[in-house]
The part of an RNA shown here (large-subunit ribosomal RNA, domain II) has 678 nucleotides and comes from a marine metagenome. The full RNA is in RNAcentral, with records from SILVA. The coordinates come from a structure-prediction model, not an experiment, and the mean pLDDT is 84. Rfam family: Bacterial large subunit ribosomal RNA.
Context: one part of a larger RNA
RNA sequence: GCUGGCGACUUGUAGGUUGUGGCAAGAUUAAGAUAAGAAAAUAUCGAAGUCAUAGUGAAAGCGAGCCUGAAUAGGGCUUUAAGUCAUAAUUUACAGACCCGAACCCGGAUGAUCUAACCAUGGCCAGUGUGAAGCUUAGGUAACACUAAGUGGAGGUACCAACCGACUGUUGUUGAAAAAACAGCGGAUGAGUUGUGGUUAGGGGUGAAAUUCCAAUCGAAUCCGGAGCUAGCUGGAUCUCCCCGAAAUGCGUUGAGGCGCAGCGGUUAAUGUUUUUUCUUAGGGGUAAAGCUACUGUUUUGGUGCGGGCUGCGAGAGUGGUACCAAAUCAAGGCAAACUCUGAAUACUAAGACAUUUAGUUAACCAGUGAGACGUUGGGGGAUAAGCUUCAAUGUCAAGAGGGAAACAGCCCAGAUUACUAGUUAAGGCCCCUAAAUAAUUGCUAAGUGGUAAAGGAGGUGGGAUUGCAUAGACAAUCAGGAGGUUUGCUUAGAAGCAGCAAUCCUUUAAAGAGUGCGUAAUAGCUCACUGUUCGAGUGAUCCUGCGCCGAAAAUGACUGGGACUAAGCAAUUUGCCGAAACUGUAAGAUGUUUAAACAUCGGUAGGGGAGCGUUCUACAUUAGUGAGAAGAAUUAACGAAAGUGGGUUUGGACAAAGUAGAAGUGAGAAUGUCAGC
Numbered sequence: 001g002c003u004g005g006c007g008a009c010u011u012g013u014a015g016g017u018u019g020u021g022g023c024a025a026g027a028u029u030a031a032g033a034u035a036a037g038a039a040a041a042u043a044u045c046g047a048a049g050u051c052a053u054a055g056u057g058a059a060a061g062c063g064a065g066c067c068u069g070a071a072u073a074g075g076g077c078u079u080u081a082a083g084u085c086a087u088a089a090u091u092u093a094c095a096g097a098c099c100c101g102a103a104c105c106c107g108g109a110u111g112a113u114c115u116a117a118c119c120a121u122g123g124c125c126a127g128u129g130u131g132a133a134g135c136u137u138a139g140g141u142a143a144c145a146c147u148a149a150g151u152g153g154a155g156g157u158a159c160c161a162a163c164c165g166a167c168u169g170u171u172g173u174u175g176a177a178a179a180a181a182c183a184g185c186g187g188a189u190g191a192g193u194u195g196u197g198g199u200u201a202g203g204g205g206u207g208a209a210a211u212u213c214c215a216a217u218c219g220a221a222u223c224c225g226g227a228g229c230u231a232g233c234u235g236g237a238u239c240u241c242c243c244c245g246a247a248a249u250g251c252g253u254u255g256a257g258g259c260g261c262a263g264c265g266g267u268u269a270a271u272g273u274u275u276u277u278u279c280u281u282a283g284g285g286g287u288a289a290a291g292c293u294a295c296u297g298u299u300u301u302g303g304u305g306c307g308g309g310c311u312g313c314g315a316g317a318g319u320g321g322u323a324c325c326a327a328a329u330c331a332a333g334g335c336a337a338a339c340u341c342u343g344a345a346u347a348c349u350a351a352g353a354c355a356u357u358u359a360g361u362u363a364a365c366c367a368g369u370g371a372g373a374c375g376u377u378g379g380g381g382g383a384u385a386a387g388c389u390u391c392a393a394u395g396u397c398a399a400g401a402g403g404g405a406a407a408c409a410g411c412c413c414a415g416a417u418u419a420c421u422a423g424u425u426a427a428g429g430c431c432c433c434u435a436a437a438u439a440a441u442u443g444c445u446a447a448g449u450g451g452u453a454a455a456g457g458a459g460g461u462g463g464g465a466u467u468g469c470a471u472a473g474a475c476a477a478u479c480a481g482g483a484g485g486u487u488u489g490c491u492u493a494g495a496a497g498c499a500g501c502a503a504u505c506c507u508u509u510a511a512a513g514a515g516u517g518c519g520u521a522a523u524a525g526c527u528c529a530c531u532g533u534u535c536g537a538g539u540g541a542u543c544c545u546g547c548g549c550c551g552a553a554a555a556u557g558a559c560u561g562g563g564a565c566u567a568a569g570c571a572a573u574u575u576g577c578c579g580a581a582a583c584u585g586u587a588a589g590a591u592g593u594u595u596a597a598a599c600a601u602c603g604g605u606a607g608g609g610g611a612g613c614g615u616u617c618u619a620c621a622u623u624a625g626u627g628a629g630a631a632g633a634a635u636u637a638a639c640g641a642a643a644g645u646g647g648g649u650u651u652g653g654a655c656a657a658a659g660u661a662g663a664a665g666u667g668a669g670a671a672u673g674u675c676a677g678c
Base pairs, nucleotide, nucleotide: 001678002677003676004675005674006673011095012094013093014092015091016090017089018088019087020086021085022084023083026051027050028049032045033044034043035042055062056061065077066076067075068074098236099235101233105226106225107224108223109222110221116200117199118198119197120196121195122194123193124192125190127159128158129157130155134151135150136149137148138147139146163187164186165185167184168183169182170181171180202218204214205213211220239612240611241610242609243608244607249262250261251260252259253258263369264368265366266365267364268363269362270361271360274359277355278353279352280351281350282349283348289342290340291339296336297335298334300332301331302330303329304328307325308324309322310321311320312319313318372397373396374395375394376393377392378391379390380389381388402413403412404411417588418587419586420585422584423583424582428578429577430576431563432562433561437575439574440573441572442571443570444569450565456550457549460547461546462545463544464543465542466541467540468539469538477534479532480531481530483507484506485505488502489501490500513528517526518525589602590601591600592599593598594597613667615664616663617662618661619660620659625655632651633650634649635648636647638645639644
C1' cells in the first nucleotide's frame, strides 16, 4: 500500500412540545400487599401524593372577583373553560452522554545490576628521561657560610605502552553499532584507575555545577490507581428517495476561531391580500449638482489705500515723498467632509387604483450561522498603490450545473424534475482548427496598427470649418534687376546694410529695408525682402476631427488560443445563419393549491420536515419450504424512481424464507483508525 473483519448520537431519571390511545370535571396511583406460579411476567388491592376544576394580593385575607387607592375614580391581573394518565417521536437538564486524542495534577508502590557521590575490602600502572633535599670527599672559613665533584632518587615532573579518556577529520546516518569504526589526539605515581560488597529515592537523592545523573526514560524516574481527568481544539461519524432551504450581520461578553439575545431557515397552526410589482396622489429632506456681493472660512490679479515701515524738510509741532507691507472697500476670477441664497434623480412614508402573483404577519416547537470572497457604484484609510483594508448599496460565488470569455469560484448570458439523433433563441460568434457569411453596402487604415502605455514630437493620411492671394496671371520654378544721397549719426584701432547705441529719412524707379541670413580685420563677395519676364490654375494660413507614426530597454518563448489574415483589421448600415440543461414541442414522474380539471412548482451546502429499503433477534410458530439439496459463495437474465427485489446455472451440505407486529450491539471509504492476511 491493497483486501477482508471491527469501528462513533446510546442508556437511565426528571421536564418541555407534538402525535396516538384510555378515561374525562375529573385523571392517576407510588411504596407496599394478596393470588396462583419454578422464575420472569400478569391480575386484584393500596387515595398517601400529584395535576386539573378560581382567581387575586407581598401577606393577613377576600373571592367571580381580587389588588392599588381617601375613593362609588382610574389602572393591573382574572372570570364558561379540558384536563389527566400511559405510550412513541423530538428536544432540554444531570450523568463519560456521538467516537478517538493530550500535556498535566494527586495517591500508593518499584528501582543506585546503568549512572552520581560516599563507605569497607582487594587489584593494576612496560620502558626511558630529568636529577630537589640530604649525605660523602675536596677546597674554603676563627667557626659558620660558601664553592666544586660525586652520591642520592624527590615530583598532582617529562617522553611513551597497558589502562582511563574523547580535541580534530573522514566513513557511517532504513549504520556492523539506538553514539561505532579508522587515522591522528589528552592523562598515564595520581584530585589516578579498577574488581567485589554496601549506603543515599522522587515535594527526594547525587552533583570538581552541565538542569548533570538516578536502568536507551529526567525543569522533576518508572509502574499501577483517581481515570472513560478535562479539551470553547483537530480529526472521524456508515442505506435510499421526496419537499423547503440559510448565515458569515447587530448588541453584549476576561469577548474576539467560543457563547447569549436579535436577524435570516424549517415544521405545525391561526389570520385571509394585510406581501410584492406597476401607476396616481400627498409628504418631509439638504445628498449629487450648483453657487458664494447669501453666511462661515479660504484664494488669485488689478483699482482706491485705514494703519505701519523706509525716507526728505523742520528746533518742534508738523508737513511732503514712496516701484515696501497692508485693513477695509470696489471690479474680475476660483475653492470647501466638518460653507449654503439654492437644489435634483433615486430612496423612504402614507393613501388610492388596475392587474398579476404568492407571499406577508402572529404563535409554538426544531435548527444552523455569527472566518465570507470577488465584480460594479458611493465614501474613509493608503500613495485617488495592492488579488490591500474598512463601511454603505447591489449582483454573483459561497450552496449553481449549462453556453461564452483559449484555459479561468466571484465577469457576460442563463437558474439543470426525467427522456428525445425535434424546433427557436441569449451572450458570443460565422476563412481552417471549430457549428454557422471567404455575405452585402459605404468609407477608413499600410502601421501586422489591429493583437500592451504617457507627456511630448512630425509636410503620414481621410473628413469638416474659417480665411488670404489668384486669368488685371496667383503659389512653386526659370531668367533679370535688387539702385542713388551714404562709409546715416554716434561709438570705435576699424564699424562701410549686417559688434553695439540712437534714428530709420529723401531721391531715381517696374522694384529695391539706412537692410533677412552667410561672409570680411574693415571693405569686397553671395543671398533675401521687393519688382519684371517665361509658364498657365489653383495656391497659402489657422482651427476642429477619424485612423495611423515616433516616443517603446530585461532577464527560458510567447498580451490576437494556433494556423494564418491587407481583411479574416477598424467605423457605420443591412439581411441571413450557428449557438445553452434558457424558451417551445412530444412523452413521463413528483410536490402544492383549489372549482377535479387545470394552474403553479420540482439547482442546492449548513439545517428542518416527510416517506421508505435492508440487517440481527423475538412473537404468531412444533409456519410455507428443504438430502428429489436450506443458509452461504460465484456468475448471469428480468423488475423497480432508489435503497433493493429476484429467476437460471455452478458450488455448498443443513437449515430456513415470505407476511403481520415488536426490539435493536442495524448499514463504512476516509478517523497519521484497529486486528488479520498478502